Background: Small-subunit ribosomal RNA, 5' domain from a metagenome, 511 nucleotides, folded computationally. The full RNA is in RNAcentral, with records from SILVA. Rfam family: Bacterial small subunit ribosomal RNA.

[in-house]
Context: one part of a larger RNA
RNA sequence: GAAUGAACGUUGGCGGCGUGGAUUAGGCAUGCAAGUCGAGCGAGAAGCUUCCCUUCGGGGGAGUGGAAAGCGGCGCAAGGGAGAGUAACGCGUAGAUACCUACCCCCAGGUUCGGUAUAGCGGCACCUACUUGCAGGUUUCCGAAAGGGCCGGUAAUACCGGAUAAUGUCUCCGGACUAAAGAUUUAUCGCCCGGGGCUGGGUCUGCGUCCUACUAGCUUGUUGGUGGGGUAAAAGCCUACCAAGGCCAAGAUGGGUACCGGGUGUGAGAGCAUGGCCCGGCUCACUGGGACUGAGACACUGCCCAGACACCUACGGGUGGCUGCAGUCGAGAAUCUUCCGCAAUGGGCGAAAGCCUGACGGAGCGACGCCGCGUGCGGGAUGAAGGCCUUCGGGUUGUAAACCGCUGUCAGUGGGGAGGAAAUCACUUCGGUGUUGACCGAUCCGCAGAGGAAGCGCAGGCUAAGUUCGUGCCAGCAGCCGCGGUAACACGAACUGCGCGAACGUUAUUC
Numbered sequence: 001g002a003a004u005g006a007a008c009g010u011u012g013g014c015g016g017c018g019u020g021g022a023u024u025a026g027g028c029a030u031g032c033a034a035g036u037c038g039a040g041c042g043a044g045a046a047g048c049u050u051c052c053c054u055u056c057g058g059g060g061g062a063g064u065g066g067a068a069a070g071c072g073g074c075g076c077a078a079g080g081g082a083g084a085g086u087a088a089c090g091c092g093u094a095g096a097u098a099c100c101u102a103c104c105c106c107c108a109g110g111u112u113c114g115g116u117a118u119a120g121c122g123g124c125a126c127c128u129a130c131u132u133g134c135a136g137g138u139u140u141c142c143g144a145a146a147g148g149g150c151c152g153g154u155a156a157u158a159c160c161g162g163a164u165a166a167u168g169u170c171u172c173c174g175g176a177c178u179a180a181a182g183a184u185u186u187a188u189c190g191c192c193c194g195g196g197g198c199u200g201g202g203u204c205u206g207c208g209u210c211c212u213a214c215u216a217g218c219u220u221g222u223u224g225g226u227g228g229g230g231u232a233a234a235a236g237c238c239u240a241c242c243a244a245g246g247c248c249a250a251g252a253u254g255g256g257u258a259c260c261g262g263g264u265g266u267g268a269g270a271g272c273a274u275g276g277c278c279c280g281g282c283u284c285a286c287u288g289g290g291a292c293u294g295a296g297a298c299a300c301u302g303c304c305c306a307g308a309c310a311c312c313u314a315c316g317g318g319u320g321g322c323u324g325c326a327g328u329c330g331a332g333a334a335u336c337u338u339c340c341g342c343a344a345u346g347g348g349c350g351a352a353a354g355c356c357u358g359a360c361g362g363a364g365c366g367a368c369g370c371c372g373c374g375u376g377c378g379g380g381a382u383g384a385a386g387g388c389c390u391u392c393g394g395g396u397u398g399u400a401a402a403c404c405g406c407u408g409u410c411a412g413u414g415g416g417g418a419g420g421a422a423a424u425c426a427c428u429u430c431g432g433u434g435u436u437g438a439c440c441g442a443u444c445c446g447c448a449g450a451g452g453a454a455g456c457g458c459a460g461g462c463u464a465a466g467u468u469c470g471u472g473c474c475a476g477c478a479g480c481c482g483c484g485g486u487a488a489c490a491c492g493a494a495c496u497g498c499g500c501g502a503a504c505g506u507u508a509u510u511c
Stems, first nucleotide, its partner, number of pairs: 001511004006507005013373006019366002026329003030326003035074003040071002047064007081284003090209008099201002104197004109192003112162004121152004125138004141148002168177003182189003210256003217247003222244008259281004263274004286307005309320004337363001339362003345359001346357004376406004386397004410452001412447005419440002425434003455500005460481003466495005476483002
């Protein structure tokens, strides 16, 4: 000098674009962050219409209506967050193949006949009065709750069986085995088997990837083989037996530290340092372990077990997981709103309308950073007053002010407003027309008036810029050299000057 996710001090007008929990991967109140499909299925509350009965309170039937819940499908493995772990095929790069791939695209074939259960749904008990029917009440089977039980019965694109069976799988080459589901309504959406593609992934290998030898030896499923098991898939991946191997001074093993890369900072470059925001990969989801479902997970807002912590409890037992968005406490030098909207882009579901979306689009807060703009412009010498210095003549502050004449950026205020929006969808005379903006807003037309807007650091040398007073090795300054003990250009103040300017300095760190 340049730089920073900065912090601190003094000061602070506006805007644009960025950026903002770096420390305790510490604990979390509250709300929201993943649903959707009635064109898969049964059932169907409130409300409304109408009819009948009525003790005038209401009750019942039919139609319409579609809520809440349920079965089923797809999604929930994406998107979003964090960097704890990891020195490793984790990442980077260049290759390899023994593998899988829902939705999507292309091609070929098929879509036949039956059956059963279960959720939803209905029921369960007690008390009072009464001759009974019945009526009323309650905590209406158990349980405080979370939740659970028994009985009855029902649907499907749920489940099961038969048929059909190759171009599929297995094969001892003879053969054996394996599927399906319908819906809305007349044209679509589906379903099953097989082949190919796309996309995404799994696995393996060469090379590269920090410090430490005051860590020198490490290893028994260890290294290899055979049989068996296992996986989508090669393999000690697992297991039995056999052999005794494998790694290492070109640094094994141990210890420390650390996510990696594209990049970023600096530098003429080589290099050195670094990995925040954005993009790609990896890993994690209270801590540890485990599997289930599924095309895909060993699964952030799924399940089970154990632990710590916290909450509820009728003490028997239960519930929870913000390293999602806001927000709160704590620790800290230090890091924001419990905001608006699905209008755009994207995602999930759906035939669609649409619904959901703290992704995202926006607004808010912070000079945290970069950039832009403004705080006026022109004239104005009795060189006013005041301040400071003085050799007492004057000098300087200084055209600076006053004063005169203008302008209207920004901010303020009142209006208009292109564009971000074209699709979907609706209507159509097939030309078109209509519908959709949370928020921002270029720009235009008025209003008023210099009005609302300047500070910070430094002045001995390095280093641009000095005088006076106070103090007297005191008080203090200081990046280095060094200043201060009675004339201090170095401390404190004033005036003046220099530098930068909505900032200026200090601290920390990197080159």